[in-house]
RNA sequence: UCUCGAUAAAGGCAAACCUGAUGAAAAUCAGCGGCGCAAAGCUACAGGGGCUAAGGUGUAAAUCUUAUUACACUAUGCCAGCCAGUUACCGAA
Numbered sequence: 001u002c003u004c005g006a007u008a009a010a011g012g013c014a015a016a017c018c019u020g021a022u023g024a025a026a027a028u029c030a031g032c033g034g035c036g037c038a039a040a041g042c043u044a045c046a047g048g049g050g051c052u053a054a055g056g057u058g059u060a061a062a063u064c065u066u067a068u069u070a071c072a073c074u075a076u077g078c079c080a081g082c083c084a085g086u087u088a089c090c091g092a093a
Base pairs, nucleotide, nucleotide: 004091005090012037013036018031019030020029021028022027035081041086042085043084047083048082049079050078051077055074056073057072058071059070060069061068
């Protein structure tokens, strides 16, 4: 230095539930909490994958002329605690 990861040391993060806030939603933030995590640090157009569909487009219904409802598609909205990329603390075997 690379790989690896202890019932090591020092520290770190924080799932679900519940409460509040924002949001159309997905989700995010704060509190509580602790399921877990050796990168559960960072990166979300320019790797893959996933979630949502406000707006938009299309179809249909009814209506009668531009609004309503239903369905489908769509990210310009999200997810790094899905894989991935990248940087890094400690040091037993």
The prediction has a mean pLDDT of 85. The RNA shown here (c-di-GMP-I riboswitch aptamer) has 93 nucleotides and comes from Lottiidibacillus patelloidae. The source organism's lineage runs through Bacteria, Bacillati, Bacillota, Bacillaceae and Lottiidibacillus. The RNAcentral record of the sequence draws on Rfam.